[in-house]
Context: one part of a larger RNA
Molecule: small-subunit ribosomal RNA, central domain
Organism: mine metagenome
């Protein structure tokens, strides 16, 4: 050099874009670097193996003998890897024609509903609970009618539905503006994949300056409840929940399942697209492509259960684990304003 593995046992980086590195379709010719072979040279001597032999044995000695990566000439081989040339289109991209979509940003805008002001209308409650009481309320609540302020969020449509790399995206309208399907096989001609370092985006919750600020509601107030109640029940409530600028950068970032790519029985369902048949047309039907479900066989699997969205069979590349506890902790170092994050020990113990 070599192990055996990451759904759930210890283990897939929260996703993304690329660097360097590693790997890379086809078809002919050429080079012969890598690779093979021969053949000379080297490759001390001791040692290590094998035989023989001397010391009564044995360790030690002496002799032959076989082996030896690797290197260095010189010949040859040319199938794979590699390099060169000069084609290919099946990978990739692109173009043209059509589509679906809560995909992002930016503005505007629309009803319902909470709250609170203002008025009418009325009077004794009312709220809330397991029961209650704190709370509010004759200085007129609740309830109900009219006006009006303002904030955040979009009933029904809504589906195992649909877009996104992930994280996440749901009124409506409009500008901007990313991806994705399918038809066509038109163009270019391997321009691929992966991706240590690096850069970016990244639920909530927290930070910093400015704004807001209806409801909700960490903290604190009370009122219950209890043996207590620094709770679960209630009544209040500041931060925050929102905007804008910007810091953090975690997560049961989960399909606890890394990316690509190939090949392996079906069945059903559900989006979106194309062509068929068929029709005045529309659904049904067949055919196929993408994408998302159930179920299920080969085959895998420790079981559970996966199973063409595989966790099968395989190929390339990156991450990563190696008994629990000490610990994702200390120390160091780097990022941060802070809170803490990233990287990660050991002593000891069982």
């Nucleotide at each position: 050099c070599u192990g055996g593995g990451c759904g759930u046992a210890a283990a897939g980086g929260g996703c993304g874009c690329g660097u360097a590195g590693g790997c890379g379709g086809u078809u002919g010719c050429c080079c012969g670097c890598g690779u093979c072979g021969c053949a000379c040279g080297u490759g001390a001597a001791a040692g290590c193996c094998c035989c023989c032999g001397g010391c009564u044995c044995a360790a030690c000695c002496g002799g032959g003998g076989a082996g030896g990566g690797u290197c260095g000439u010189g010949c040859g081989a040319g199938a794979c890897g590699g390099g060169g040339c000069a084609g290919c289109u099946g990978g990739a991209g692109g173009c043209a024609g059509g589509g679906a979509g809560a995909g992002g940003c930016u503005g505007g805008u629309g009803g319902a509903a909470u709250u609170c002001c203002c008025g009418g209308u009325g009077u004794a409650g009312u709220g809330g609970u397991g029961a209650a009481a704190u709370g509010c309320g004759u200085a007129g609540a609740g309830a109900u009618c009219g006006g009006g302020a303002g904030g955040a969020a979009c009933a029904c449509c809504u589906g195992a539905g649909g877009c996104g790399a992930a994280g996440g995206c749901g009124g409506c309208c409009a500008g901007c503006u990313g991806g994705c399907c399918c038809u066509g096989u038109c163009c270019u001609g391997a321009c691929g994949c992966u991706g240590a370092g690096g850069c970016g985006c990244g639920a909530a919750g927290g930070c910093u300056c400015g704004g807001g600020g209806a409801g909700c509601g960490a903290a604190c107030g009370g009122g219950a409840u209890u043996a207590g109640a620094u709770a679960c029940c209630c009544c209040g409530g500041u931060a925050g929940u929102c905007c804008g600028a910007g810091c953090a950068g975690u997560a049961a970032a989960c399909g606890c399942u890394g990316u690509g790519g190939a090949c392996u029985a079906g069945g059903u369902g559900u989006g979106g697209g194309a062509g068929g048949a068929g029709u005045u047309g529309a659904c049904c039907c067949c055919u196929u492509c993408c994408g998302u479900g159930c179920c299920g066989g080969c085959g895998c699997a420790a079981a559970c259960g996966c199973a063409g969205c595989a966790a099968g069979u395989c190929c390339a590349c990156c991450g990563c684990c190696u008994g629990g506890g000490g610990a994702g902790u200390a120390c160091g170092g780097c990022c941060g304003c802070a809170a803490g994050g990233c990287u990660a020990a050991a002593a000891c113990u069982c």